[in-house]
This is a predicted structure of a 71-nucleotide RNA (transfer RNA) from uncultured Methanobrevibacter sp.

RNA sequence: GCUCACUUAGCUCAAUGGGAGAGCGGGGGGCUGAAGACCCCCUUAUAUCGGUUCGAUUCCGGUAGUGAGCA
Numbered sequence: 001g002c003u004c005a006c007u008u009a010g011c012u013c014a015a016u017g018g019g020a021g022a023g024c025g026g027g028g029g030g031c032u033g034a035a036g037a038c039c040c041c042c043u044u045a046u047a048u049c050g051g052u053u054c055g056a057u058u059c060c061g062g063u064a065g066u067g068a069g070c071a
Stems, first nucleotide, its partner, number of pairs: 001070007010024004018054001025043006047063005
């Protein structure tokens, strides 16, 4: 330098055009003599800029970052 893949919550991952979710984590409460386990509530996110669309995490393009392969 070329090609390809990926980027969603503190972490690991879902969501193939219409209400952004789960587990773990964190905070509070219940239960207990206390703790653990268990139960309830809360917490925080679509890398970024444009485009298409009535509607975009999703489709298209640019940029940035990470990784892999080739040279």